[in-house]
Context: one part of a larger RNA
RNA sequence: CUGGGCGUAAAGAGAGCGUAGGCGGAAGCUUAAGUCGGAUGUUUAAUUUCAGGGCCCAACUCUGAACUUGCGUCCGAAACUGGGUUUCUUGAAUAUAGGAGAGGUGGAUGGAAUUCCCGGUGUAGCGGUGGAAUGCGUAGAGAUCGGGAGGAACACCAGUUGCGAAGGCGAUCCACUGGCCUGAUAUUGACGCUGAGGCUCGAAAGCGUGGGGAGCGAACAGGAUUAGAUACCCUGGUAGUCCACGCCGUAAUCUAUGAAUACUAGGUGUCGGGCUGGUUAACGGCUCGGCACUGCAAGCUAACGCGUUAAGUAUUCCGCCUGGGGAGUACGCUCGCAAGAGUGAAACUC
Numbered sequence: 001c002u003g004g005g006c007g008u009a010a011a012g013a014g015a016g017c018g019u020a021g022g023c024g025g026a027a028g029c030u031u032a033a034g035u036c037g038g039a040u041g042u043u044u045a046a047u048u049u050c051a052g053g054g055c056c057c058a059a060c061u062c063u064g065a066a067c068u069u070g071c072g073u074c075c076g077a078a079a080c081u082g083g084g085u086u087u088c089u090u091g092a093a094u095a096u097a098g099g100a101g102a103g104g105u106g107g108a109u110g111g112a113a114u115u116c117c118c119g120g121u122g123u124a125g126c127g128g129u130g131g132a133a134u135g136c137g138u139a140g141a142g143a144u145c146g147g148g149a150g151g152a153a154c155a156c157c158a159g160u161u162g163c164g165a166a167g168g169c170g171a172u173c174c175a176c177u178g179g180c181c182u183g184a185u186a187u188u189g190a191c192g193c194u195g196a197g198g199c200u201c202g203a204a205a206g207c208g209u210g211g212g213g214a215g216c217g218a219a220c221a222g223g224a225u226u227a228g229a230u231a232c233c234c235u236g237g238u239a240g241u242c243c244a245c246g247c248c249g250u251a252a253u254c255u256a257u258g259a260a261u262a263c264u265a266g267g268u269g270u271c272g273g274g275c276u277g278g279u280u281a282a283c284g285g286c287u288c289g290g291c292a293c294u295g296c297a298a299g300c301u302a303a304c305g306c307g308u309u310a311a312g313u314a315u316u317c318c319g320c321c322u323g324g325g326g327a328g329u330a331c332g333c334u335c336g337c338a339a340g341a342g343u344g345a346a347a348c349u350c
Stems, first nucleotide, its partner, number of pairs: 003322004007304002012318001014201004021194003025088007033081002035077008048066007091191001092188004096183004103177007110154001115149007125136002162169002206247006215241002220236004258317006266294012299306002323350003332343004
């Protein structure tokens, strides 16, 4: 490079926005760049093929023709792609009326619980374990009642629930704010899809500066266990966990399944709308959008399984893979305060 692939064998980038590029709805007219046909020029020689000739034949060699898949020029065709132009509404978007939601940011507030402090009652234990001990307690603990302080997280509701692009989001109220769904009309008229680079977001841990610190708790200390025990268990406990701002940019960031569009049996539950039947109730029917379950429908798959939320049937675009180890290492470069991240080999070996 041509292939073949990417749920679990190697392989979907953590996610989005978007530049270039690639691809792109319906109809008419036009053009002729791509495309197709014809003509012509060129396409060195040798080689090769064909028809002949020359060495007795052949090899060899000479002559002519073909070939030389390409390129240029001219003439023509107009289905498809492209360009131009006119039009359309189904893709897309906007306006309008409603709707649901742990979507985001900021502020305020609340109750339960743990811990600590103060006070009352009260007396000898408490705590912890497999059993213990370290630890706490007669300087009055634990228990119980009252008061106070402070930090963090929000029981029930809660659900195979909902929302978000992903990471993720769960007390209540307020303010600001993003997206989504439904109905009916109207408007624009392909404005679309994807997306190399790029930019933005991105759990936890970690880092910087300043706060905060109740509980938990790497490190650390002690007690046990044990042959040992740098562990598992117990008593403590520092960073951290929390907040603000700034970094880091990773993960089994998983549906291990890229995005978009169209098509291809059903059944069931549920969430949010609309229409409709119904005693306007329960409960049904139809329909749009979501979340799930089930399925030998078909089909696909090595199997497991997937199966209208596809891993089916197709198209477009991007990313990625190419035996195991060496190795996500070395070197170089970029980024980072650092930790490290990104990119990413080879020798050698099986």
Record summary: Small-subunit ribosomal RNA, central domain from a metagenome, 350 nucleotides, folded computationally. RNAcentral holds the full RNA, with entries from SILVA. Its mean pLDDT, the model's own confidence on a scale to 100, is 86. It matches the Rfam family "Bacterial small subunit ribosomal RNA".